SAM riboswitch aptamer (S box leader) from a bacterium, 87 nucleotides, folded computationally. Its Rfam family is "SAM riboswitch aptamer (S box leader)". Rfam's curators write: The SAM riboswitch is found upstream of a number of genes which code for proteins involved in methionine or cysteine biosynthesis in Gram-positive bacteria. The sequence was found by an Rfam model in a public genome assembly. Its mean pLDDT, the model's own confidence on a scale to 100, is 90.
[in-house]
RNA sequence: CGCUCAUCUUGAGCGGGGGAGGGACAGGCCCUUUGAACCCGCGGCAACCGACCGGACGGCACGGUGCCAACGCCUGAACGAUGAGGC
Repeated sequence: CGCUCAUCUUGAGCGGGGGAGGGACAGGCCCUUUGAACCCGCGGCAACCGACCGGACGGCACGGUGCCAACGCCUGAACGAUGAGGC
């Protein structure tokens, strides 16, 4: 970047700092001073890519990401997010 493909009802939180916001957007509906965003530490979930193991379905969780309220919270859409690629 009006690019491609896959996935998006599973799962997984504590502490310290911080101080009022957050859930992309619109409308709802929620969460939040019994402490939001964000930062740090530790922990965890998952298994997209790599490594490794296996003849294979697959396994593992070492490396690179991701994620840890609610079905991507609900509805909507020339919507969004993450991963692996492409330009």